[in-house]
Predicted 3D model of a 73-nucleotide RNA (transfer RNA) from an uncultured Pseudomonadota bacterium. Rfam family: tRNA. From the family's description: Transfer RNA (tRNA) molecules are approximately 80 nucleotides in length.
RNA sequence: GGGCCGUUAGCUCAGUUGGUAGAGCAUCGGACUUUUAAUCCGCUGGUCGCACGUUCGAAUCGUGCACGGCCCA
Numbered sequence: 001g002g003g004c005c006g007u008u009a010g011c012u013c014a015g016u017u018g019g020u021a022g023a024g025c026a027u028c029g030g031a032c033u034u035u036u037a038a039u040c041c042g043c044u045g046g047u048c049g050c051a052c053g054u055u056c057g058a059a060u061c062g063u064g065c066a067c068g069g070c071c072c073a
Stems, first nucleotide, its partner, number of pairs: 001072007010025004019056001028042004049065005
């Protein structure tokens, strides 16, 4: 330098044909009793890597860029 894959909540990851962004764990609050903690219930938490474009509408499509991984040179 080239090719491919990836980037979504604090962490690990889903997200169908473009049509209200989700789960588990964690955090926080409550209940309980077996009390360095476990179990149960509930809440909170998002510029969907960034910019631009297409569209009535973009996490999803297009272009460029950034970062990470693998391969080639």